[in-house]
RNA sequence: UGAGUCGGCCAGGCGGUCGCGUUGCCGGGCAACCGGCACCGAGGAACGUCCGGGCUCCGCAGGGCAGGGUGGUGGCUAACGGCCACCUGGGGCGACCCACGGGACAGUGCCACAGAAAACAACCGCCCCAGCGUUCUUCGGAACGUCGGGGUAAGGGUGAAAAGGCGAGGUAAGAGCUCACCGCGUCGGUGGCGACAUCGGCGGUCAAGGUAAACCCCACCCGGAGCAAGGUCAGACAGGAUGCGUUUGAGGGCUGCUCGCCCGAGCAUCCGGGUAGGCCGCUUGAGGCGUACGGCAACGUGCGUCGUAGAUGGAUGGCCGCCGGCCGCGCCGCAAGGCGCGGUCACAGAACCCGGCGUAUCGGCCGACUCAUCCG
Repeated sequence: UGAGUCGGCCAGGCGGUCGCGUUGCCGGGCAACCGGCACCGAGGAACGUCCGGGCUCCGCAGGGCAGGGUGGUGGCUAACGGCCACCUGGGGCGACCCACGGGACAGUGCCACAGAAAACAACCGCCCCAGCGUUCUUCGGAACGUCGGGGUAAGGGUGAAAAGGCGAGGUAAGAGCUCACCGCGUCGGUGGCGACAUCGGCGGUCAAGGUAAACCCCACCCGGAGCAAGGUCAGACAGGAUGCGUUUGAGGGCUGCUCGCCCGAGCAUCCGGGUAGGCCGCUUGAGGCGUACGGCAACGUGCGUCGUAGAUGGAUGGCCGCCGGCCGCGCCGCAAGGCGCGGUCACAGAACCCGGCGUAUCGGCCGACUCAUCCG
RNA backbone atom coordinates (compact mmCIF):
# COMPACT_ATOMS: atom_id res chain seq x y z
C1' U A 1 0.00 0.00 0.00
C1' G A 2 -3.82 -3.57 -1.21
C1' A A 3 -7.27 -7.49 0.24
C1' G A 4 -9.86 -9.32 4.44
C1' U A 5 -11.63 -11.18 9.76
C1' C A 6 -13.63 -9.89 14.51
C1' G A 7 -15.40 -6.37 18.12
C1' G A 8 -17.13 -1.53 19.80
C1' C A 9 -19.38 3.43 18.99
C1' C A 10 -22.30 7.76 16.78
C1' A A 11 -27.46 8.20 14.83
C1' G A 12 -26.55 15.55 12.36
C1' G A 13 -25.29 20.22 15.75
C1' C A 14 -26.61 25.37 17.46
C1' G A 15 -30.14 29.42 17.67
C1' G A 16 -35.04 31.70 16.92
C1' U A 17 -40.32 31.13 16.66
C1' C A 18 -45.26 28.65 16.93
C1' G A 19 -47.29 24.31 19.38
C1' C A 20 -48.02 19.34 22.62
C1' G A 21 -47.67 16.11 27.48
C1' U A 22 -46.34 15.15 32.94
C1' U A 23 -44.94 17.59 37.41
C1' G A 24 -44.18 22.07 40.51
C1' C A 25 -45.23 27.29 41.61
C1' C A 26 -48.27 31.79 40.86
C1' G A 27 -53.03 34.05 39.33
C1' G A 28 -58.41 33.50 38.10
C1' G A 29 -62.86 30.42 38.84
C1' C A 30 -68.15 27.50 43.42
C1' A A 31 -66.34 23.68 40.36
C1' A A 32 -65.03 21.42 35.77
C1' C A 33 -61.18 24.04 34.13
C1' C A 34 -58.41 28.41 32.05
C1' G A 35 -53.90 31.64 31.75
C1' G A 36 -48.57 32.55 32.91
C1' C A 37 -43.59 30.80 34.37
C1' A A 38 -39.96 26.83 35.28
C1' C A 39 -37.89 21.66 34.98
C1' C A 40 -38.16 17.24 32.22
C1' G A 41 -39.97 14.66 27.78
C1' A A 42 -38.41 7.85 22.79
C1' G A 43 -34.64 3.87 20.73
C1' G A 44 -30.44 1.01 19.29
C1' A A 45 -33.51 -1.30 17.77
C1' A A 46 -38.78 1.80 21.74
C1' C A 47 -40.25 -2.76 16.31
C1' G A 48 -41.76 -8.26 15.60
C1' U A 49 -44.28 -10.39 20.07
C1' C A 50 -40.41 -15.60 18.99
C1' C A 51 -38.36 -17.33 24.04
C1' G A 52 -37.57 -16.52 29.45
C1' G A 53 -38.59 -14.02 34.19
C1' G A 54 -40.76 -10.38 37.78
C1' C A 55 -45.68 -8.68 39.19
C1' U A 56 -51.34 -9.62 39.55
C1' C A 57 -55.65 -12.80 39.84
C1' C A 58 -57.47 -17.87 39.61
C1' G A 59 -56.21 -23.04 40.50
C1' C A 60 -53.12 -26.40 43.28
C1' A A 61 -50.77 -31.85 49.22
C1' G A 62 -47.46 -35.31 47.07
C1' G A 63 -47.28 -38.44 42.99
C1' G A 64 -49.22 -39.95 38.32
C1' C A 65 -51.83 -39.66 33.23
C1' A A 66 -52.45 -36.59 28.93
C1' G A 67 -50.14 -32.45 26.32
C1' G A 68 -46.00 -29.10 25.12
C1' G A 69 -40.77 -27.90 25.05
C1' U A 70 -35.34 -28.63 25.28
C1' G A 71 -31.13 -32.00 23.43
C1' G A 72 -22.39 -32.46 22.61
C1' U A 73 -19.79 -31.09 27.65
C1' G A 74 -18.79 -27.73 31.69
C1' G A 75 -20.14 -23.03 33.53
C1' C A 76 -23.09 -18.08 34.02
C1' U A 77 -28.01 -16.36 35.28
C1' A A 78 -34.02 -14.67 38.57
C1' A A 79 -34.84 -17.70 34.23
C1' C A 80 -34.23 -19.04 29.09
C1' G A 81 -34.71 -22.09 23.18
C1' G A 82 -29.91 -16.72 25.79
C1' C A 83 -24.58 -15.93 26.83
C1' C A 84 -19.27 -17.68 27.81
C1' A A 85 -15.44 -21.43 27.47
C1' C A 86 -14.32 -26.08 25.52
C1' C A 87 -15.16 -30.85 22.54
C1' U A 88 -16.49 -33.17 17.87
C1' G A 89 -17.61 -32.59 12.57
C1' G A 90 -17.27 -29.22 8.24
C1' G A 91 -15.25 -24.65 5.41
C1' G A 92 -11.05 -20.99 4.76
C1' C A 93 -3.57 -20.20 3.07
C1' G A 94 -4.89 -17.40 7.56
C1' A A 95 -7.33 -13.99 11.23
C1' C A 96 -11.79 -16.64 11.74
C1' C A 97 -16.61 -18.75 10.42
C1' C A 98 -20.78 -22.63 10.30
C1' A A 99 -23.74 -26.92 12.93
C1' C A 100 -32.20 -28.21 16.04
C1' G A 101 -24.73 -31.71 17.58
C1' G A 102 -29.02 -37.69 22.35
C1' G A 103 -30.70 -42.81 20.39
C1' A A 104 -31.42 -46.16 13.68
C1' C A 105 -28.94 -54.29 17.16
C1' A A 106 -36.53 -51.72 21.43
C1' G A 107 -40.44 -51.60 17.75
C1' U A 108 -43.30 -49.43 13.46
C1' G A 109 -43.18 -46.50 9.02
C1' C A 110 -40.98 -43.96 4.74
C1' C A 111 -36.92 -43.59 0.82
C1' A A 112 -39.81 -39.31 -5.22
C1' C A 113 -37.44 -39.82 -10.35
C1' A A 114 -34.04 -43.15 -12.36
C1' G A 115 -32.57 -48.13 -11.70
C1' A A 116 -32.54 -55.31 -12.08
C1' A A 117 -32.58 -54.17 -6.97
C1' A A 118 -33.74 -48.81 -1.79
C1' A A 119 -32.48 -53.88 2.11
C1' C A 120 -31.22 -59.74 3.82
C1' A A 121 -30.02 -56.86 -4.26
C1' A A 122 -27.80 -60.72 -10.27
C1' C A 123 -29.99 -55.99 -15.47
C1' C A 124 -25.51 -56.06 -18.41
C1' G A 125 -20.88 -58.26 -17.69
C1' C A 126 -17.32 -62.31 -15.85
C1' C A 127 -16.74 -67.74 -14.86
C1' C A 128 -18.11 -73.16 -14.61
C1' C A 129 -21.21 -77.42 -16.21
C1' A A 130 -24.73 -80.24 -19.56
C1' G A 131 -27.44 -80.37 -24.41
C1' C A 132 -27.97 -78.75 -29.60
C1' G A 133 -26.16 -76.26 -34.18
C1' U A 134 -22.10 -74.37 -37.47
C1' U A 135 -16.94 -74.22 -38.73
C1' C A 136 -11.98 -76.11 -38.16
C1' U A 137 -9.13 -80.45 -36.89
C1' U A 138 -2.91 -83.18 -35.78
C1' C A 139 -9.49 -87.04 -34.75
C1' G A 140 -7.63 -86.09 -28.56
C1' G A 141 -10.56 -81.85 -29.26
C1' A A 142 -10.99 -76.43 -30.09
C1' A A 143 -13.64 -71.79 -31.44
C1' C A 144 -18.29 -69.36 -32.14
C1' G A 145 -23.66 -69.17 -31.54
C1' U A 146 -28.08 -70.69 -28.87
C1' C A 147 -30.89 -72.74 -24.77
C1' G A 148 -30.97 -74.61 -19.67
C1' G A 149 -28.67 -75.11 -14.60
C1' G A 150 -25.25 -72.86 -11.18
C1' G A 151 -21.27 -69.49 -9.10
C1' U A 152 -19.79 -64.31 -8.59
C1' A A 153 -21.01 -57.78 -5.39
C1' A A 154 -14.33 -57.25 -9.08
C1' G A 155 -16.14 -54.04 -13.55
C1' G A 156 -20.44 -51.20 -16.26
C1' G A 157 -24.93 -48.54 -15.83
C1' U A 158 -28.99 -45.74 -12.35
C1' G A 159 -29.28 -42.70 -8.17
C1' A A 160 -28.82 -37.95 -3.00
C1' A A 161 -27.61 -42.84 -1.21
C1' A A 162 -25.88 -49.65 -3.83
C1' A A 163 -24.04 -53.52 1.20
C1' G A 164 -16.24 -50.76 4.61
C1' G A 165 -11.76 -48.20 1.39
C1' C A 166 -7.15 -49.18 -1.14
C1' G A 167 -3.17 -52.50 -2.57
C1' A A 168 -1.22 -57.48 -2.73
C1' G A 169 -2.08 -62.69 -2.50
C1' G A 170 -5.69 -66.09 -3.97
C1' U A 171 -9.46 -68.18 -7.49
C1' A A 172 -12.79 -71.34 -12.86
C1' A A 173 -14.31 -66.18 -12.16
C1' G A 174 -14.71 -63.65 -7.74
C1' A A 175 -15.31 -62.33 -2.66
C1' G A 176 -12.46 -60.02 4.61
C1' C A 177 -11.68 -65.71 1.33
C1' U A 178 -6.40 -64.41 3.47
C1' C A 179 -2.74 -60.44 4.67
C1' A A 180 -0.60 -55.10 5.34
C1' C A 181 -2.34 -50.03 6.08
C1' C A 182 -6.65 -46.90 7.03
C1' G A 183 -11.57 -47.00 8.94
C1' C A 184 -15.12 -49.52 12.48
C1' G A 185 -16.17 -52.21 17.07
C1' U A 186 -14.47 -53.76 21.84
C1' C A 187 -11.16 -54.21 26.31
C1' G A 188 -7.42 -51.87 29.17
C1' G A 189 -3.71 -47.87 30.48
C1' U A 190 -2.74 -42.48 30.65
C1' G A 191 -4.55 -37.13 30.59
C1' G A 192 -9.11 -34.19 31.47
C1' C A 193 -14.64 -32.23 36.37
C1' G A 194 -16.61 -33.65 31.55
C1' A A 195 -17.78 -33.91 26.19
C1' C A 196 -13.38 -36.22 24.50
C1' A A 197 -8.18 -37.05 23.23
C1' U A 198 -4.09 -40.41 23.01
C1' C A 199 -1.40 -45.20 23.42
C1' G A 200 -1.54 -50.54 23.46
C1' G A 201 -4.07 -55.39 23.00
C1' C A 202 -8.02 -58.15 20.71
C1' G A 203 -11.91 -58.81 16.90
C1' G A 204 -12.96 -60.54 9.50
C1' U A 205 -19.72 -64.99 12.69
C1' C A 206 -16.69 -56.32 10.52
C1' A A 207 -22.95 -57.57 13.57
C1' A A 208 -24.99 -56.28 6.14
C1' G A 209 -27.69 -48.29 3.96
C1' G A 210 -30.29 -43.56 5.04
C1' U A 211 -34.25 -40.95 7.62
C1' A A 212 -36.03 -39.34 14.65
C1' A A 213 -37.69 -30.24 12.18
C1' A A 214 -41.56 -39.42 10.89
C1' C A 215 -44.09 -42.02 14.93
C1' C A 216 -41.29 -43.55 18.88
C1' C A 217 -37.43 -44.40 23.04
C1' C A 218 -34.18 -41.93 26.81
C1' A A 219 -32.87 -37.69 30.07
C1' C A 220 -34.37 -32.98 31.91
C1' C A 221 -38.02 -28.80 32.20
C1' C A 222 -43.20 -26.83 32.15
C1' G A 223 -50.37 -25.16 36.28
C1' G A 224 -53.71 -21.32 33.54
C1' A A 225 -54.70 -16.33 32.08
C1' G A 226 -52.77 -11.64 31.51
C1' C A 227 -52.04 -4.24 33.32
C1' A A 228 -58.54 -4.53 29.05
C1' A A 229 -54.10 -8.36 35.10
C1' G A 230 -56.09 -6.68 39.70
C1' G A 231 -57.97 -3.09 43.42
C1' U A 232 -60.92 1.17 44.73
C1' C A 233 -64.40 5.48 44.41
C1' A A 234 -68.46 7.76 42.04
C1' G A 235 -72.59 7.48 38.82
C1' A A 236 -76.63 4.86 36.06
C1' C A 237 -80.56 0.88 35.92
C1' A A 238 -85.99 -2.66 36.68
C1' G A 239 -86.53 -6.33 37.86
C1' G A 240 -87.58 -11.67 37.14
C1' A A 241 -87.00 -17.27 37.25
C1' U A 242 -84.91 -21.66 39.61
C1' G A 243 -82.24 -24.07 43.62
C1' C A 244 -80.17 -24.15 48.71
C1' G A 245 -80.54 -21.95 53.68
C1' U A 246 -82.06 -18.84 58.61
C1' U A 247 -79.89 -22.38 65.34
C1' U A 248 -81.27 -29.47 62.25
C1' G A 249 -76.61 -22.92 60.04
C1' A A 250 -76.51 -21.77 53.28
C1' G A 251 -72.30 -18.87 52.81
C1' G A 252 -67.66 -16.37 54.50
C1' G A 253 -62.68 -15.90 57.47
C1' C A 254 -58.31 -18.83 59.67
C1' U A 255 -57.15 -23.53 56.72
C1' G A 256 -54.47 -28.20 51.16
C1' C A 257 -58.55 -31.85 53.24
C1' U A 258 -60.62 -33.34 57.91
C1' C A 259 -61.26 -31.57 62.95
C1' G A 260 -61.74 -27.07 65.61
C1' C A 261 -62.69 -21.61 66.46
C1' C A 262 -65.07 -16.94 64.81
C1' C A 263 -68.69 -14.07 61.82
C1' G A 264 -73.34 -15.14 60.06
C1' A A 265 -79.02 -14.03 56.82
C1' G A 266 -78.70 -14.40 52.90
C1' C A 267 -76.09 -17.22 48.93
C1' A A 268 -75.52 -19.60 43.95
C1' U A 269 -76.88 -20.06 38.67
C1' C A 270 -79.53 -18.13 34.51
C1' C A 271 -82.50 -14.35 31.83
C1' G A 272 -83.36 -9.14 31.47
C1' G A 273 -81.61 -3.98 32.37
C1' G A 274 -77.63 -0.04 33.13
C1' U A 275 -72.58 2.23 32.51
C1' A A 276 -68.22 3.15 28.66
C1' G A 277 -65.99 7.97 34.11
C1' G A 278 -61.97 9.20 38.01
C1' C A 279 -57.93 7.31 41.05
C1' C A 280 -54.33 3.41 42.47
C1' G A 281 -51.41 -0.30 39.94
C1' C A 282 -47.25 3.41 37.07
C1' U A 283 -42.25 3.38 37.07
C1' U A 284 -36.20 2.96 42.16
C1' G A 285 -35.42 -1.45 38.96
C1' A A 286 -32.35 -8.74 38.58
C1' G A 287 -31.24 0.02 37.42
C1' G A 288 -27.14 3.19 34.79
C1' C A 289 -21.99 4.91 35.21
C1' G A 290 -17.04 4.70 37.47
C1' U A 291 -13.53 1.93 40.23
C1' A A 292 -11.08 -2.25 43.03
C1' C A 293 -10.89 -7.49 43.54
C1' G A 294 -12.04 -12.84 41.83
C1' G A 295 -12.65 -15.48 37.05
C1' C A 296 -9.67 -17.32 30.27
C1' A A 297 -14.67 -15.49 29.67
C1' A A 298 -19.98 -15.00 30.32
C1' C A 299 -20.44 -13.09 35.13
C1' G A 300 -20.03 -12.14 40.44
C1' U A 301 -18.74 -9.23 45.00
C1' G A 302 -17.40 -4.58 47.54
C1' C A 303 -17.16 0.80 47.44
C1' G A 304 -18.43 5.50 45.29
C1' U A 305 -21.74 8.25 42.32
C1' C A 306 -26.34 9.60 39.27
C1' G A 307 -31.87 10.72 39.06
C1' U A 308 -33.20 9.87 33.64
C1' A A 309 -40.76 9.78 29.76
C1' G A 310 -45.36 8.01 31.97
C1' A A 311 -49.50 9.53 27.44
C1' U A 312 -55.03 6.82 27.71
C1' G A 313 -57.88 8.56 20.94
C1' G A 314 -52.98 8.22 23.18
C1' A A 315 -47.70 14.19 24.18
C1' U A 316 -42.25 14.17 22.47
C1' G A 317 -43.82 18.08 16.48
C1' G A 318 -43.90 22.14 12.36
C1' C A 319 -41.37 26.37 10.09
C1' C A 320 -36.99 29.68 9.44
C1' G A 321 -31.62 30.88 9.74
C1' C A 322 -26.39 29.37 10.34
C1' C A 323 -22.90 25.31 10.48
C1' G A 324 -21.62 19.99 9.26
C1' G A 325 -21.73 15.08 6.29
C1' C A 326 -23.09 12.86 1.49
C1' C A 327 -24.69 13.12 -3.85
C1' G A 328 -25.31 15.76 -8.61
C1' C A 329 -24.32 19.98 -11.82
C1' G A 330 -21.59 24.46 -13.13
C1' C A 331 -17.18 27.75 -12.73
C1' C A 332 -11.83 28.48 -11.40
C1' G A 333 -7.05 25.76 -11.01
C1' C A 334 -1.31 22.09 -14.25
C1' A A 335 -2.67 19.47 -9.78
C1' A A 336 -4.04 18.93 -4.70
C1' G A 337 -8.27 21.47 -4.19
C1' G A 338 -11.54 25.94 -3.83
C1' C A 339 -16.26 28.59 -4.78
C1' G A 340 -21.53 28.67 -6.14
C1' C A 341 -26.43 26.34 -6.93
C1' G A 342 -29.80 22.30 -6.10
C1' G A 343 -31.10 17.83 -3.58
C1' U A 344 -30.57 14.81 0.64
C1' C A 345 -29.35 13.21 6.20
C1' A A 346 -31.72 6.46 7.39
C1' C A 347 -34.76 2.55 9.96
C1' A A 348 -38.38 3.55 13.05
C1' G A 349 -41.16 5.24 17.29
C1' A A 350 -42.71 4.05 24.37
C1' A A 351 -47.99 2.10 26.67
C1' C A 352 -46.78 -2.71 33.50
C1' C A 353 -41.45 -3.71 33.90
C1' C A 354 -36.94 -6.43 32.88
C1' G A 355 -33.26 -10.28 30.35
C1' G A 356 -32.54 -12.23 25.41
C1' C A 357 -33.24 -13.53 20.23
C1' G A 358 -34.70 -12.12 15.32
C1' U A 359 -35.48 -8.41 11.72
C1' A A 360 -34.95 -3.03 9.61
C1' U A 361 -31.25 0.87 9.18
C1' C A 362 -28.53 7.10 5.15
C1' G A 363 -23.70 8.04 6.25
C1' G A 364 -19.45 7.61 9.18
C1' C A 365 -15.69 6.77 13.22
C1' C A 366 -12.41 3.74 16.46
C1' G A 367 -9.66 -0.65 18.11
C1' A A 368 -7.43 -5.64 17.71
C1' C A 369 -5.86 -9.31 14.34
C1' U A 370 -4.74 -12.09 9.41
C1' C A 371 -2.79 -12.61 4.34
C1' A A 372 -0.05 -10.60 0.06
C1' U A 373 3.53 -7.14 -1.94
C1' C A 374 7.34 -3.34 -1.52
C1' C A 375 11.18 -0.55 1.34
C1' G A 376 14.75 -0.33 5.56

About this RNA:
Bacterial RNase P class A from a Demequinaceae bacterium, 376 nucleotides, folded computationally. The source organism's lineage runs through Bacteria, Bacillati, Actinomycetota, Micrococcales and Demequinaceae. The coordinates come from a structure-prediction model, not an experiment, and the mean pLDDT is 78.